[in-house]
Molecule: transfer RNA
Organism: Thermodesulfobacteriota bacterium
RNA sequence: GGGCGGAUAGCUCAGCUGGAAGAGCGCCCGCCUUACACGCGGGAGGUCACAGGUUCAAUCCCUGUUCCGCCUA
Numbered sequence: 001g002g003g004c005g006g007a008u009a010g011c012u013c014a015g016c017u018g019g020a021a022g023a024g025c026g027c028c029c030g031c032c033u034u035a036c037a038c039g040c041g042g043g044a045g046g047u048c049a050c051a052g053g054u055u056c057a058a059u060c061c062c063u064g065u066u067c068c069g070c071c072u073a
Base pairs, nucleotide, nucleotide: 001072002071003070004069005068006067007066010025011024012023013022019056027043028042029041030040031039049065050064051063052062053061
């Protein structure tokens, strides 16, 4: 240099051949307990890497860029 894959909540990851985002763990509150833990219930937390384009509508499709990993010269 070329090719492929990945980037979504604090962490690990789902999501879909476009109708607008979820789980587990973690965090906060309440119940329970003498208390803590466990358990149960509830809640907060996201510019879906960035910038353009297509579309009535984009996490999803197209282009470019950045970072990470793998293969190859």